[in-house]
Model confidence (mean pLDDT): 87 of 100.
The part of an RNA shown here (small-subunit ribosomal RNA, central domain) has 348 nucleotides and comes from an uncultured bacterium.
Context: one part of a larger RNA
RNA sequence: UUGGGUUUAAAGGGUGCGUAGGCGGGAUAAUAAGUCAGUGGUGAAAGCUCACAGCUUAACUGUGGAACUGCCAUUGAUACUGUUAACCUUGAGUGUGUUUGAAGUGGGCGGAAUGUGCAGUGUAGCGGUGAAAUGCUUAGAUAUUGCACAGAACACCAAUUGCGAAAGCAGCUCACUAAACCAUAACUGACGCUGAGGCACGAAAGUGUGGGGAUCAAACAGGAUUAGAUACCCUGGUAGUCCACGCCGUAAACGAUGAAUGCCAGCCGUUGGAAAGUUUACUUUUCAGUGGCGCAGCUAACGCUUUAAGCAUUCCGCCUGGGGAGUACGGUCGCAAGAUUAAAACUC
Numbered sequence: 001u002u003g004g005g006u007u008u009a010a011a012g013g014g015u016g017c018g019u020a021g022g023c024g025g026g027a028u029a030a031u032a033a034g035u036c037a038g039u040g041g042u043g044a045a046a047g048c049u050c051a052c053a054g055c056u057u058a059a060c061u062g063u064g065g066a067a068c069u070g071c072c073a074u075u076g077a078u079a080c081u082g083u084u085a086a087c088c089u090u091g092a093g094u095g096u097g098u099u100u101g102a103a104g105u106g107g108g109c110g111g112a113a114u115g116u117g118c119a120g121u122g123u124a125g126c127g128g129u130g131a132a133a134u135g136c137u138u139a140g141a142u143a144u145u146g147c148a149c150a151g152a153a154c155a156c157c158a159a160u161u162g163c164g165a166a167a168g169c170a171g172c173u174c175a176c177u178a179a180a181c182c183a184u185a186a187c188u189g190a191c192g193c194u195g196a197g198g199c200a201c202g203a204a205a206g207u208g209u210g211g212g213g214a215u216c217a218a219a220c221a222g223g224a225u226u227a228g229a230u231a232c233c234c235u236g237g238u239a240g241u242c243c244a245c246g247c248c249g250u251a252a253a254c255g256a257u258g259a260a261u262g263c264c265a266g267c268c269g270u271u272g273g274a275a276a277g278u279u280u281a282c283u284u285u286u287c288a289g290u291g292g293c294g295c296a297g298c299u300a301a302c303g304c305u306u307u308a309a310g311c312a313u314u315c316c317g318c319c320u321g322g323g324g325a326g327u328a329c330g331g332u333c334g335c336a337a338g339a340u341u342a343a344a345a346c347u348c
Base pairs, nucleotide, nucleotide: 004319005318006317008301012316014201015200016199017198021194022193023192025088026087028085029084030083031082033081034080035077036076037075038074039073040072041071042070049065050064051063052062053061054060091191092188093187094186095184096183097182099180100179103177104176105175106174107173108172109171110154114150115149116148117147118146119145120144121143125136126135162169163168206247207246208245209244210243211242216240220236221235222234223233258315259314260313261312262311263310266293267292268291269290270289271288272287273286274285275284276283277282278281297304298303321348322347323346330341331340332339333338
């Protein structure tokens, strides 16, 4: 490299948009670039190969043929691919009419809880644990009542629910923005799929500047436990957790399952529409999602099974024994932490 693979054995890029490239619906005509056929030229000789011949054979040599699978020119063929022209509507998109949702951004508001402060009642404990102690408390704690302030998160509803490309998204409300399904078939007429590079987004932690700081809580301190206890348990507690604007660019970023299209038994739910029937809340059918089982088929098995890991097509990423190692060196990026690209010796 090919072949073979990629849920769990090595291997799907964290996700999207999209450039080049690759691939691409139906019907007609032209062309003849690819493709196919014929003819001509060329494809040196030697060698290889076949036949015959020459040295007593052989090696060797001579003569003739074949081969040289290629290239060029020319004459044709036109199914397929390409190109050009003018069409089509089923792919794709637009319009119209509803609907749906924790989709996004910014603002306003709300109650419960927690903490702090002030005031009232009230008196000796509170807290914590397996048991304790550190800790708090007669300078009046804990408990309870009222008021004020602060920051963060939104109980019940809540679900095998829903939305989003993924990360993710949940109190109520307003403004702005985006999306999807369904119905219709008015419009465009292949405008499509994938996508190396590239660009954008990307949990948590971390990081820069400035705010904020209730709770929780790495580090740290103390109390326990223990042979020890740099832990598990307890009392405290700083970064951080929150906000604004930047950076970082990684996760078991998981469905450990790339994207798109078509096809392939059924059954039971559920979410959002639509249609019909009966009838006023059900039944049937259908489209799009989301779950459970299950036939064929697939699989090493477990299992998957119209949401495939089935049957096919197109395009991209990735894998090639374990360790060394996702490391060294170099490059790129970053404030740094580090990220990314990525070996070898050696060893089993």